Notes:
Small-subunit ribosomal RNA, 5' domain from an uncultured bacterium, 518 nucleotides, folded computationally.

[in-house]
Context: one part of a larger RNA
RNA sequence: GAUGACCUCUGGCGGCGUGCCUAACACAUGCAAGUCGAACGGAGCUGCUUUGAUGAAGUUUUCGGAUGGAUUUAAAACAGCUUAGUGGCGGACGGGUGAGUAACGCGUGGGUAACCUGCCUCACACUGGGGGGAUAACAGUUAGAAAUAGCUGCUAAUACCGCAUAAGCGCACAGUUCCGCAUGGAACAGUGUGAAAAACUCCGGUGGUGUGAGAUGGACCCGCGUCUGAUUAGCCAGUUGGCGGGGUAACGGCCCACCAAAGCGACGAUCAGUAGCCGGCCUGAGAGGGUGAACGGCCACAUUGGGACUGAGACACGGCCCAAACUCCUACGGGAGGCAGCAGUGGGGAAUAUUGCACAAUGGGGGAAACCCUGAUGCAGCGACGCCGCGUGAGUGAAGAAGUAUUUCGGUAUGUAAAGCUCUAUCAGCAGGGAAGAAAGUGACGGUACCUGAAUAAGAAGCCCCGGCUAACUACGUGCCAGCAGCCGCGGUAAUACGUAGGGGGCAAGCGUUAUCC
Repeated sequence: GAUGACCUCUGGCGGCGUGCCUAACACAUGCAAGUCGAACGGAGCUGCUUUGAUGAAGUUUUCGGAUGGAUUUAAAACAGCUUAGUGGCGGACGGGUGAGUAACGCGUGGGUAACCUGCCUCACACUGGGGGGAUAACAGUUAGAAAUAGCUGCUAAUACCGCAUAAGCGCACAGUUCCGCAUGGAACAGUGUGAAAAACUCCGGUGGUGUGAGAUGGACCCGCGUCUGAUUAGCCAGUUGGCGGGGUAACGGCCCACCAAAGCGACGAUCAGUAGCCGGCCUGAGAGGGUGAACGGCCACAUUGGGACUGAGACACGGCCCAAACUCCUACGGGAGGCAGCAGUGGGGAAUAUUGCACAAUGGGGGAAACCCUGAUGCAGCGACGCCGCGUGAGUGAAGAAGUAUUUCGGUAUGUAAAGCUCUAUCAGCAGGGAAGAAAGUGACGGUACCUGAAUAAGAAGCCCCGGCUAACUACGUGCCAGCAGCCGCGGUAAUACGUAGGGGGCAAGCGUUAUCC
């Protein structure tokens, strides 16, 4: 000098930041990922129209009735709203944490002639060609305490499956031309063969399929760099290489069969310990040393271990299956759960916040849109935790008041300090006005920031130190006691070093100790 700081004493305001460093300990409760009815069949509600039934009041009456149409109700068509289910897209982003990892994990520079890429953009060619069989919802029923599961029957689609078509594409076979960086690559033409599509509409559009290119995002490989220990010296059996297969988006012992016996290591293998890495941050003149909170990039993880499914993308935090530990429900047969998301609770600890408001802005998901969702985010709350700014008054005022301390008793110091007089109003408080942030509309923040007015010096100073280092001295008490102390050291009767007082010095809404780094 610095800190995600702790602790003691003290504490006025504002702005901007920042806040579990320990138990990757366990979690009550609420919320954190939905959306689309312009993909689909239903269900419910409402409105209107038509048809049928019912038939009040009133009118009329020869008292039998006639007329009249309110009300109620059923069916159908249409329109609107809501939505459990099928289906689509998104739940692989965003958010958290740093346990593991000494590794192509990260950083940096390259390579892929060994690769993939939903949504988006561009280009080309198609798409209202023709069929089929199901299934949820629903109805009925069975089992169960429940979670849920089964059976029978019906139905739709942009759900599923054949067929047709194929500019172009894939595969196989045999060619030509050109090129390169070794395996090779590109273009062209031939034969055979294989694979597509979906419709909705408010008629404006929105979609669907194939191929190619771009963009974006990812995957793999390589050079170099990346802590400590030799009181760890040998290590390794898919181990090292080959051939042939399998697998993958793709290369590869990635996996497998066979063959060979290799491969690594004092330029530190192996083993052990520790650790997420970086941009950065702190310090330092620099070289260097330390560090990796917040913000940004990458990686890894999601109670522990393992596994795959779906998908463009996961081996998936708020998906699935299995095993384990723990917790909860149970009718004891069986089930449910995963805060290292935001708040919050217990526990641990020297120590770290609200079970807040809003989608107004920025951004994300879905939707044609309206809009819905969003503990991302924007804000507010708490904490002097940090940095920065401001204030706690200004001028005048000598009888150098009183008080206090000291004294050689004359005085000296506190000290222009106070009082008194004259002013001012920053902050806080009161009253009035009142934004920008928002493109037409829409403001959580918020009656906030800010502006104006009136009024009172009122409401706002402490902490540490005073032997030397090191700025700042006297008195009393104590008497190697009590105590102080970073080092030297002080204290045993005149202590500037202990305790108190007066005075002084330093910093200041903080000050000092402690811890850690330079």
It matches the Rfam family "Bacterial small subunit ribosomal RNA". Gene Ontology terms of the family: structural constituent of ribosome and ribosome.